[in-house]
A computed fold for a 73-nucleotide RNA from a Candidatus Aenigmatarchaeota archaeon, annotated as transfer RNA. RNAcentral holds the sequence, with entries from ENA. Rfam family: tRNA. By type it is a transfer RNA.

């Protein structure tokens, strides 16, 4: 430096341009246990790395930043 793939709750993840976004683990309360665990029931937590664009509508298309990971030189 050039290329590809990727950045979405504490962690991992899913999301044909169309409901202020999906699911595990975790975290809280509550119910069961003499008590922990397991189990059930139920909350909260991201507004999608960042800026601009297209568009009636953008996580999503496109440019440019910037991290990350891997090939090439």
């Nucleotide at each position: 430096g050039g290329g590809u793939c990727g950045g979405u709750a504490g962690u991992c993840u899913a999301g044909c341009g169309g409901c202020u976004a999906u699911g595990a683990c975790g975290u809280c309360g509550c119910c069961u246990u003499u008590a922990c665990a397991a189990g059930g029931c139920g909350a909260a937590g991201a507004c999608c790395g960042g800026c601009g664009g297209u568009u009636c509508g953008a996580a999503u298309c496109c440019g440019c930043c910037u991290c990350g990971a891997c090939c090439c030189a």